[in-house]
RNA sequence: UAUUUAUCCAGAAAGACUGAGGGAAAGGCCCGAUGAAGUCUUAGCAACCUAUACUACUCUUAAGGUAAAAGGUGCUAAUUCCUGCUCCCAACAUGGAGAAAGAUAAAAC
Numbered sequence: 001u002a003u004u005u006a007u008c009c010a011g012a013a014a015g016a017c018u019g020a021g022g023g024a025a026a027g028g029c030c031c032g033a034u035g036a037a038g039u040c041u042u043a044g045c046a047a048c049c050u051a052u053a054c055u056a057c058u059c060u061u062a063a064g065g066u067a068a069a070a071g072g073u074g075c076u077a078a079u080u081c082c083u084g085c086u087c088c089c090a091a092c093a094u095g096g097a098g099a100a101a102g103a104u105a106a107a108a109c
Base pairs, nucleotide, nucleotide: 001108003107004106005105006104007103008102013042014041015040016039017038021031022030023029026083027082028081043076044075045074048072049071050070052067053066054065055064080101085098086097087096088095
C1' cells in the first nucleotide's frame, strides 16, 4: 500500500503528567472536570504469529488438536456501541441472515 486469508455477542486497569474532548466517518445514542484524547510507568486480557510441552490419525516430514504464556503484535466503556445496503418474515416496525465499511493478525507487494 490495502491485495489475499482468518477472526470480530467472550475477556481484561490502576497510577503519574496534562486539561477538553472522545466513541473511524454520517445519523443516532452514549462516555467525559467524580477528568476526554494524548504521553509515560506498572498491571492485566487474549492466543493471531514464533518458540515450548503433550498428543489422535497418518506414519517420511509437515499439517490437525490440547496445554502453557517466553518472545512479536493487539487489546483492556457499551456486540465492531447501534443503524444504513440486500434478502427472509403477510406487513411499516421488531426480529433473523448476509453484504459493505472498519479493526486486528498472518501472508503478499
Molecule: SAM riboswitch aptamer (S box leader)
Organism: Mucilaginibacter aquatilis